[in-house]
Molecule: transfer RNA
Organism: Patescibacteria group bacterium
RNA sequence: GCCGCUGUGGCUCAGUGGUAGAGCACCGUCUUGGUAAGACGGAGGUCAUCGGUUCGACUCCGAUCAGCGGCUCCA
Numbered sequence: 001g002c003c004g005c006u007g008u009g010g011c012u013c014a015g016u017g018g019u020a021g022a023g024c025a026c027c028g029u030c031u032u033g034g035u036a037a038g039a040c041g042g043a044g045g046u047c048a049u050c051g052g053u054u055c056g057a058c059u060c061c062g063a064u065c066a067g068c069g070g071c072u073c074c075a
Base pairs, nucleotide, nucleotide: 001071002070003069004068005067006066007065010024011023012022013021018055026042027041028040029039030038048064049063050062051061052060
């Protein structure tokens, strides 16, 4: 330099055109003599960034950024 994959709550991930979700973690309540476990509830996300297409984009297209992998290598 070229090619491919990945980027979504604190963490691990789902969601592939039509209201952004789960598990764990966190907070509160119940339960307990107290903790843990359990039950119920809650908060937390400009979907990496910027543009484009569309009535409508996490999703499709382009560029950029970051991470990972592969190729380029013996004249």